[in-house]
RNA sequence: GUCUCAUGCAGAGUGGCUGAGGGCACUGGCCCAGCGACGCCACGGCAACCGGUUGAAAUUUCGAUUUCAAUGCAGGUGCCAAUUCCAGCUCGAUUGUAGCGCCGGCCUGUGACCGACGAUCCAUUCGAGGAAAAUGAGAA
Numbered sequence: 001g002u003c004u005c006a007u008g009c010a011g012a013g014u015g016g017c018u019g020a021g022g023g024c025a026c027u028g029g030c031c032c033a034g035c036g037a038c039g040c041c042a043c044g045g046c047a048a049c050c051g052g053u054u055g056a057a058a059u060u061u062c063g064a065u066u067u068c069a070a071u072g073c074a075g076g077u078g079c080c081a082a083u084u085c086c087a088g089c090u091c092g093a094u095u096g097u098a099g100c101g102c103c104g105g106c107c108u109g110u111g112a113c114c115g116a117c118g119a120u121c122c123a124u125u126c127g128a129g130g131a132a133a134a135u136g137a138g139a140a
Stems, first nucleotide, its partner, number of pairs: 002139006013043005021032003026088004044080003049076002051073001052071008084132001089129005095123002100118002103115003107111001
């Protein structure tokens, strides 16, 4: 790097070094940043994916295995601006302008104007899913 599975609206910052961009990449938006961001280091913290420990249940070849819950534990990772910062693709709902169709009204009038309704496109807002990336656990 590839594949599989799980997770993401919660949570957790100070100091030092450095010095210009950063929020994975692309597009758009929005935000952070010389009052020093991003990154690196130290210390601190959050969380509970894996591991440990404890309890319960089920299974058992009685060795143990599985599931659930609890615990933060000198363990392995991860994380400590913003929902994974938001959107991009699909579906559903919602609201709206113009044009179109149709119905009614009005005028002498093919037609213009006014009003109601309808579907499509587009846009707004909301919801669900997807894609992509991230992290963990595992596999070849």

This is a predicted structure of a 140-nucleotide RNA (SAM riboswitch aptamer (S box leader)) from a Limisphaerales bacterium. The sequence was found by an Rfam model in a public genome assembly. Its mean pLDDT, the model's own confidence on a scale to 100, is 80.